A computed fold for a 74-nucleotide RNA from a Caulobacteraceae bacterium, annotated as transfer RNA. The source organism's lineage runs through Bacteria, Pseudomonadati, Pseudomonadota, Alphaproteobacteria and Caulobacteraceae. The sequence is in RNAcentral, with records from ENA. Its Rfam family is "tRNA". Rfam's curators write: Transfer RNA (tRNA) molecules are approximately 80 nucleotides in length. It is annotated as a transfer RNA.

RNA sequence: GACCCCGUAGCUCAGACAGGUAGAGCGUCGGUCCGCUAAACUGAAGGUCGCUGGUUCGAGUCCAGCCGGGGUCG
Numbered sequence: 001g002a003c004c005c006c007g008u009a010g011c012u013c014a015g016a017c018a019g020g021u022a023g024a025g026c027g028u029c030g031g032u033c034c035g036c037u038a039a040a041c042u043g044a045a046g047g048u049c050g051c052u053g054g055u056u057c058g059a060g061u062c063c064a065g066c067c068g069g070g071g072u073c074g
Stems, first nucleotide, its partner, number of pairs: 001073007010026004020057001028044005050066005
C1' cells in the first nucleotide's frame, strides 16, 4: 500500500441479510424476602449505535470519506 472482519449501555454481545418504538445477559442502584449477609424475586437508572457527510417521509441498518482495533497478501 491492497483486500477482509470488527466498532451499539460500565463489561460481553444481539439487532444490519430484509430501513419503521434501540435490546439481552452480567454489573450498578432501589424494593420484597432474611436475625444479618449472600441467594432468589421484582423495579429503575444508564446509549450523540466510532466520526463526518449523503440517500430517504424515516438510517444502528443503505452509500461515500475518515478514525481506531484485528487479520491476509505485498